Model confidence (mean pLDDT): 81 of 100. Transfer RNA from an Anaerolineales bacterium, 74 nucleotides, folded computationally. The organism belongs to Anaerolineales, within Bacteria. Rfam family: tRNA.

RNA sequence: CGGGGUGUGGCGCAGUCUGGCAGCGCGCUCGGUUUGGGACCGAGAGGUCCGCGGUUCAAAUCCGCGCUCCCCGA
Numbered sequence: 001c002g003g004g005g006u007g008u009g010g011c012g013c014a015g016u017c018u019g020g021c022a023g024c025g026c027g028c029u030c031g032g033u034u035u036g037g038g039a040c041c042g043a044g045a046g047g048u049c050c051g052c053g054g055u056u057c058a059a060a061u062c063c064g065c066g067c068u069c070c071c072c073g074a
Base pairs, nucleotide, nucleotide: 001073002072003071004070005069007067010026011025012024013023020057028044029043030042031041032040050066051065052064053063054062
């Protein structure tokens, strides 16, 4: 330098193809249970969906330009 992939809550990921309420597991908080803890059960908090711009009634999702990291090639 060229090609491909990746980015979503504290962590790991799904959702993107086919636009329409932001979800799952773990973790965290509160409650129940227990002598206490763990396990289990119930409830809850926590998100500029990498950035900017565009298309659209509506964008995590489509388009353009960048950035991060990973892989391949030179």